[in-house]
RNA sequence: CUCUUAUCUUGAGUGGCGGAGGGACUGGCCCGAUGAAACCCGGCAACCAGCUAUCAAAAGGAUAGCAAGGUGCCAAUUCCUGCAAAGCAUUUGCUUUGGUAGAUGAGAG
Numbered sequence: 001c002u003c004u005u006a007u008c009u010u011g012a013g014u015g016g017c018g019g020a021g022g023g024a025c026u027g028g029c030c031c032g033a034u035g036a037a038a039c040c041c042g043g044c045a046a047c048c049a050g051c052u053a054u055c056a057a058a059a060g061g062a063u064a065g066c067a068a069g070g071u072g073c074c075a076a077u078u079c080c081u082g083c084a085a086a087g088c089a090u091u092u093g094c095u096u097u098g099g100u101a102g103a104u105g106a107g108a109g
């Protein structure tokens, strides 16, 4: 980087450092000198690994719990949106559903 699969309306800082950007991309709309990003500390969560119990006995499979080792995450639903369909409205708007794109985990190449 590509593919497969699961999840994406929960949660998480009055800290240090730093000094102008940030929210993937488009169009919006926002956040930011009352301090952005990055880094450190802190925290949240529980995908994988681990432990325990029960069920199962085709499999280290399913469910529940514990714990926090490997990741991840800590403004706004993935901030909204993009493509399609349906409904409503009627001057290009609203709603719903699905998809695309993206993020993260696990597995494969």
Stems, first nucleotide, its partner, number of pairs: 001109008013041001015040002021031003025082001027080002042074003047070002050066006078101001083098006
A computed fold for a 109-nucleotide RNA from Salipaludibacillus daqingensis, annotated as SAM riboswitch aptamer (S box leader). It matches the Rfam family "SAM riboswitch aptamer (S box leader)". Its family is annotated with regulation of gene expression in the Gene Ontology. Lineage of the source: Bacteria > Bacillati > Caryophanales > Bacillaceae > Salipaludibacillus. The sequence was found by an Rfam model in a public genome assembly.